[in-house]
This is a predicted structure of a 1548-nucleotide RNA (small-subunit ribosomal RNA) from an uncultured bacterium.
RNA sequence: AGAGUUUGAUCCUGGCUCAGAAUGAACGCUGGCGGCGUGCUUAACACAUGCAAGUCGUACGAGAAAUCUCCUGCUUGCAGGAGAGAGUAAAGUGGCGAACGGGUGAGUAACGCGUGGGUAAUCUCCCUCCGAAUUUGGGAUAACAUUGCGAAAGCGAUGCUAAUACCGGAUGGCAUCUUGCAACUCAGGUUGUCAAGAUUAAAGGUGGCCUCUACAAGUAAGCUACCGUUUGGGGAUGAGCCCGCGUGCCAUUAGCUUGUUGGUGGGGUAACGGCCUACCAAGGCCACGAUGGCUAGCUGGUCUGAGAGGAUGAUCAGCCACACUGGAACUGAGACACGGUCCAGACUCCUACGGGAGGCAGCAGUGAGGAAUCUUGCGCAAUGGGGGAAACCCUGACGCAGCAACGCCGUGUGAGUGAUGAAGGCUUUCGAGUCGUAAAGCUCUGUCAAGUGGGAAGAACCUGCCGGAUGUUAAUACCAUCAGGCACUGACGGUACCACUGGAGGAAGCACCGGCUAACUCCGUGCCAGCAGCCGCGGUAAGACGGAGGGUGCAAGCGUUAUUCGGAAUUACUGGGCGUAAAGGGCGCGUAGGCGGCUCUUUAAGUCAGGCGUGAAAGCCCGGGGCUCAACCCCGGAAGUGCGUUUGAAACUGAGGAGCUUGAGUACGGGAGAGGGAAGUGGAAUUCCUGGUGUAGAGGUGAAAUGCGUAGAUAUCCGGAGGAACACCAGUGGCGAAGGCGACUUCCUGGGCCGAUACUGACGCUGAGGUGCGAAAGCGUGGGGAGCAAACAGGAUUAGAUACCCUGGUAGUCCACGCCGUAAACGAUGAGAACUAGAUGUCGGGAGAAUCUGUCUUUCGGUGUCGCAGCUAACGCGUUAAGUUCUCCGCCAGGGGAGUACGCCGGCAACGGUAAAACUCAAAGGAAUUGACGGGGACCCGCACAAGCGGUGGAGCAUGUGGUUUAAUUCGAUGCAACGCGAAGAACCUUACCUGCCCUUGACAUUGACAGAAUCCUGUAGAGAUACGGGAGUGCUUCGGCCUGGAAAACAGGUGCUGCAUGGCUGUCGUCAGCUCGUGUCGUGAGAUGUUGGGUUAAGUCCCGCAACGAGCGCAACCCUUGUCCUUAGUUGCCAGCACGUAAUGGUGGGAACUCUAGGGAGACUGCCGGUGACAAACCGGAGGAAGGUGGGGACGACGUCAAGUCAUCAUGGCCCUUAUGGGCAGGGCUACACACGUGCUACAGUGGCGAAUACAGAGGGUUGCCAACCAGCAAUGGUGCGCUAAUCCCUUAAAGCUCGUCGUAGUCCGGAUCGGAGUCUGCAACUCGACUCCGUGAAGUCGGAAUCGCUAGUAAUCGCGAAUCAGAAUGUCGCGGUGAAUACGUUCCCGGGUCUUGUACACACCGCCCGUCACACCAUGGAAGUAGGUUGCACCAGAAGUAGGUAGCUUAACCCUCGGGAGAGCGCUUACCACGGUGUGGCUUAUGACUGGGGUGAAGUCGUAACAAGGUAGCCGUACGGGAACGUGCGGCUGGAUCACCUCCUU
Repeated sequence: AGAGUUUGAUCCUGGCUCAGAAUGAACGCUGGCGGCGUGCUUAACACAUGCAAGUCGUACGAGAAAUCUCCUGCUUGCAGGAGAGAGUAAAGUGGCGAACGGGUGAGUAACGCGUGGGUAAUCUCCCUCCGAAUUUGGGAUAACAUUGCGAAAGCGAUGCUAAUACCGGAUGGCAUCUUGCAACUCAGGUUGUCAAGAUUAAAGGUGGCCUCUACAAGUAAGCUACCGUUUGGGGAUGAGCCCGCGUGCCAUUAGCUUGUUGGUGGGGUAACGGCCUACCAAGGCCACGAUGGCUAGCUGGUCUGAGAGGAUGAUCAGCCACACUGGAACUGAGACACGGUCCAGACUCCUACGGGAGGCAGCAGUGAGGAAUCUUGCGCAAUGGGGGAAACCCUGACGCAGCAACGCCGUGUGAGUGAUGAAGGCUUUCGAGUCGUAAAGCUCUGUCAAGUGGGAAGAACCUGCCGGAUGUUAAUACCAUCAGGCACUGACGGUACCACUGGAGGAAGCACCGGCUAACUCCGUGCCAGCAGCCGCGGUAAGACGGAGGGUGCAAGCGUUAUUCGGAAUUACUGGGCGUAAAGGGCGCGUAGGCGGCUCUUUAAGUCAGGCGUGAAAGCCCGGGGCUCAACCCCGGAAGUGCGUUUGAAACUGAGGAGCUUGAGUACGGGAGAGGGAAGUGGAAUUCCUGGUGUAGAGGUGAAAUGCGUAGAUAUCCGGAGGAACACCAGUGGCGAAGGCGACUUCCUGGGCCGAUACUGACGCUGAGGUGCGAAAGCGUGGGGAGCAAACAGGAUUAGAUACCCUGGUAGUCCACGCCGUAAACGAUGAGAACUAGAUGUCGGGAGAAUCUGUCUUUCGGUGUCGCAGCUAACGCGUUAAGUUCUCCGCCAGGGGAGUACGCCGGCAACGGUAAAACUCAAAGGAAUUGACGGGGACCCGCACAAGCGGUGGAGCAUGUGGUUUAAUUCGAUGCAACGCGAAGAACCUUACCUGCCCUUGACAUUGACAGAAUCCUGUAGAGAUACGGGAGUGCUUCGGCCUGGAAAACAGGUGCUGCAUGGCUGUCGUCAGCUCGUGUCGUGAGAUGUUGGGUUAAGUCCCGCAACGAGCGCAACCCUUGUCCUUAGUUGCCAGCACGUAAUGGUGGGAACUCUAGGGAGACUGCCGGUGACAAACCGGAGGAAGGUGGGGACGACGUCAAGUCAUCAUGGCCCUUAUGGGCAGGGCUACACACGUGCUACAGUGGCGAAUACAGAGGGUUGCCAACCAGCAAUGGUGCGCUAAUCCCUUAAAGCUCGUCGUAGUCCGGAUCGGAGUCUGCAACUCGACUCCGUGAAGUCGGAAUCGCUAGUAAUCGCGAAUCAGAAUGUCGCGGUGAAUACGUUCCCGGGUCUUGUACACACCGCCCGUCACACCAUGGAAGUAGGUUGCACCAGAAGUAGGUAGCUUAACCCUCGGGAGAGCGCUUACCACGGUGUGGCUUAUGACUGGGGUGAAGUCGUAACAAGGUAGCCGUACGGGAACGUGCGGCUGGAUCACCUCCUU
């Protein structure tokens, strides 16, 4: 410090997720030791048991027992007494403490807390300092004794007694109050050893001494010391109260308040105060957030963070609050009191049923809750606290120990050497690699743990005793203090630490290994099981699941989960944004608020600087120190950014004062304008009405129809009525804040602009709330109504058509008045101000110049276009900013849910404004890029269309496919690009299928061992495979081996699966002209450029231009063939000339000319001429030439696409079968047949059929062959047999054609299917199931619907010939030649393709994407008759305990008394206040609710096709109506609409 994730890729916006640190944690696996910390976050739930607050005899009275000793009576034992125990235990009065310490965080949004102040408005036990005093009396009472009631708790009666308990008196000051005086400070006030008056105290105890007094012994008094007591003044400490500031969320909580706000009198308090009360006034709080609701103890700090911040408030420390729940007071210095009291309530326990008892949020502990949190331990040795004079006692505070890896820190589990790289595991390309120096082995060490011993080290002070010094005193007593010596005290503790013993011996796990993120393979599984933080893995080769090996990381821990901060600049103060991503209010005016021109002056609130106080300690940081180090602890410093106070400065802001004119405004003069309102006027057009002319249609559409018209329409003419809107002018022209405004005239009226002077003197800008205006639609009332036109009706279209189109048509559109308050109310751009290059149009005004109507220069104000810098994610903006700054307002914070629900406000309503959450997703989005696509555009090509010729589709047959059937009809191929395809040929075989019969190392291969030759002939059984026999034969060899057999293993075998694991091969786009790269340049980037543009071509072919320059794969050429010529060669081919021969024939000699054969060359290149073109490329025409612009044909197929086809040609990974899915055999099947389709053949006839005669090819094949000639047969064919291993012989007669004859338009002399009969051939075998021949039979069919195919020249059409396969079996396939056309104007349209451009919500790319209803399942949520709970307001009832007031009843020790009584007190009663409780009625909130509304998610549902391209009717916004649904239509608006045309403007 960043990373992953939206896309095909990119940049941006934006969310989600991860890596880090942390925790009072929990869970899973694992676990050696020690140190230091920490440990109910949940039920402020309920608690058994023990302990947690007592102490003081130096305040007081009283005071045991057990036991021991002694004595007496006396029965070995009992009784009594004395002493010790012991002034002890226990209890009581009294004092102090119990208000501290300890716990918890329920409540509390508050002066509760923090910080800083105030208290002149206060108190303070104990402590300390200073002063004074400590006097004199009295009456009770507990304990105790006797006794009563009660189960108990406990309560009483009578009698006795003490005090530092209680009470009276005295004294009394500087205390308190009142008044006066003075001083001080001032806001009331305070102070004073000033004066006067009034009021109020006390308690003694202990030790010592005898100087003074008394008795006189040593005590009392006394003195003295100390501890107490009383009363004052200070201090310290602690506490109370008040104030400034700070300290959560919600405005869908906006108004709250009657003791409320203030005053006066009174009361009350330690103290101010409505704190309380009576009266008076009507105030007080609030948008700077009152009131209400929800949540929460606050802080020092802690965690995180670079910081600013954010989160948090365990342990430790400060404050607050609470103590079962609620209320209340008492005591006291202090409480409204955790281990006190009273009352009410709930709960638990005891009970004799009458009554009682209790409060762990103290320490342990129990139950419950929960994911989860410890021992019913030891000790007061230390620190601290209470009491005490002290010893001492008490102390679950505290110190320690125990449990828990809960956290932090430290340490160990060994070290060195050791390669046959052991064994074993895993992997493997079978070679090896890896675990791995790891182990073993050898040599060492001894931390920790274990055992034994040492160590009583340190932690210890206080206290007591001893003597000494000092103080006090009359005193060398006593007491206090100081220093010294001695003595005593340890829970921890079997401590720490040290030594020794033995021996590597007792001590390593957890998570992860697809990317982020360090770390990879095998096996299993097969969208299953599972994983997952995000992206995402898993559908048979998973580095992502599970296991294993290996590796990586951390380590006594490791992972997971939860939470916080960070990363997140993702709430942006530091440090964000708003044209299109979320986001500018529809527009003005204006209140509060915020901000504000120039100069001088004053002040000092802000601001700045210094000083002082405070900012507790701990913590963090820095420097030291102590535990062996560290964690931890100790000491010191710094910091604590804050608050207060004080001194100073005066630039800036503020405040006060004085001025100024530039901001702003006023006055004057000009001038532009659809600015607004009202009244009136005008013409054109539509419609309607009257009349005339006139006749059959008219209207409307893509085409039609509904509707209109012979009752006279449409058309046309004259006249009239009525309403609405204002052509041309008209212009990115004008005006207005926006909405918006368009004929003309008049009246009223707003704003802006220009010019020059004068005046005011900052009067300004913005603007939350508020208020006004605000298109269209809509609403109300009343008018009006020509045209148009939601709804509606009809006609079309359509699968449907609630639409688009047509014919009608009502609200409405218009006017007046009143509502509504929204729009894509848009420049998707808030208002104001300043600054920052220009160029060029246009509107309004001014100035100047000139050649003075027109031109030029300049200036102010508007309105456009282009553009520099700059900005921007890009597009783009660019003086009219989206640039650079300032001020103010509004708004945004991932998508959906949703601008929705609820609540509130507004509205007559429609609705508008404000405005969530649950839940759900990992995206949603902006701009730009490359493709693809478009029922977008431009250009171009192709038998693509058109122009032609011939077909298919109809018939019969052949063949293939689908389907059906079957035991099987083996399998594959399925739009073009499957279907006469694999198959160049299924009777058996083939054959893979079915049925049946058989074999199991196998029909076939390799290896080793054994035996034997092999082989041939033959018999029986069987359908055959096979089984059992007989006979012949008895090996060869280079000694390696060859051949056969049986047995056993490894293994063979598989046309079994996967073409979506593959290789190879092939098809297709397409023989289309494209596809790319290097360097450079441009762009943030994907990418672009080159490759686009102008021409041209069959072509990215070539030329020119150009930020490109070059190159590669394709095109073309090179190759084959054909067309012309030359040359070489001349057999089997040829024969001109010469010769021989034949009936005839190159038959023969010969020839090498010609044809031909097959080698080599030539030729054609836009080379030449003319024209066009840009002086190019090229095109057109011509010449020559066998051939002319690629001469014709073939082979040749770029980058890639289709997971195209093939595992059944072959090869091959993986999986599967192994007496079978392998192998053998026989028979059957692949040939089935209601049907459908493809491809063909033959036809339907006269351009023909039949008969006769007759001519001319090319290319192939042939010895298991082709077969001449001859003979037989009607023929298929058979017989016999020459020649030929082929330019020699054979197949081999080519046919159409030509000539002659016949047929005469008919189901025929067309056509030949089908069937019957007879044969031939091949073959073991023609039944299923071959071909051919002959005789007979003679079906459909008379040119073929919609639709559709091929072909542009030696082509189509037509005619025959050959070959491969093959025993036989072509209408198929592949070749060959013969005859041999027609047409192409042209590119509008169909199809396919190419280039450029445009739009896009597509990118598995239009066979795309995607919307809504309906149906189903699940989830959360709204409404709802209600129901239940919580909380709260108001009204009323009620009223425990307590306090205060009153008091007629009762009782009463202290004081007074005249002895009667009184004062005072208590009880009782009563009044006021009030908790619990109750009644009624509201508010808020939670849960639930039959039914119901929409929403979200899901998978393969249903219906349509709304949107994205001009999405097939451009889309969207507002509104209204309608409709199963998306939606449709009307009105107004927007461009975030494609295309074409025109206009205007700008640039070059």

Background: Its mean pLDDT, the model's own confidence on a scale to 100, is 83.